[in-house]
RNA sequence: GCUUCGGUAGCUCAACGGUAGAGCGACCGCCUGUCGAGCGGAAGGCCGCGGGAUCGACACCCGCCCGAAGCG
Numbered sequence: 001g002c003u004u005c006g007g008u009a010g011c012u013c014a015a016c017g018g019u020a021g022a023g024c025g026a027c028c029g030c031c032u033g034u035c036g037a038g039c040g041g042a043a044g045g046c047c048g049c050g051g052g053a054u055c056g057a058c059a060c061c062c063g064c065c066c067g068a069a070g071c072g
Stems, first nucleotide, its partner, number of pairs: 001071007010024004018055001027041004048064005
């Protein structure tokens, strides 16, 4: 330098073009003599950045940044 894959909640990951969820964690409560486990609840992300197409984008197109693998 080229190709492919990836970047979404604190972490690990989902999401047929129709206003983003789960598990774990953290917080509050229930339970318990206490802790843990278990149960319930609420909080937490304008989806890497900037454009474009579309009535509408996490998703499609272009450029850039970051990471991984492969090739040279």